Predicted 3D model of a 73-nucleotide RNA (transfer RNA) from a Deltaproteobacteria bacterium.
The prediction has a mean pLDDT of 84.
Its Rfam family is "tRNA". About the family: Transfer RNA (tRNA) molecules are approximately 80 nucleotides in length. The family's RNA type in Rfam is transfer RNA. Its family is annotated with triplet codon-amino acid adaptor activity in the Gene Ontology.

RNA sequence: AGCGGGGUAGAGCAGUGGUUAGCUUGACGGUUUCAUAAGCCGUAGGUCGCGCGUUCGAAUCGCGCUCCCGCUA
Numbered sequence: 001a002g003c004g005g006g007g008u009a010g011a012g013c014a015g016u017g018g019u020u021a022g023c024u025u026g027a028c029g030g031u032u033u034c035a036u037a038a039g040c041c042g043u044a045g046g047u048c049g050c051g052c053g054u055u056c057g058a059a060u061c062g063c064g065c066u067c068c069c070g071c072u073a
Stems, first nucleotide, its partner, number of pairs: 001072007010025004018056001027043005049065005
């Protein structure tokens, strides 16, 4: 320098144009217990990497930038 994959809740991930952006785990509260763990119920937590565009409508499509991983030179 070129190419490919990826960035979504504290962590790990799903979501390939339209409903309220979900799942597991973690955190907090409750329940249970002599107590703790496990189990069960509930709650909070999201500029969907950044900007611009396409569209009635974008996490999703296009362009640019940025960061991470890999391949080639």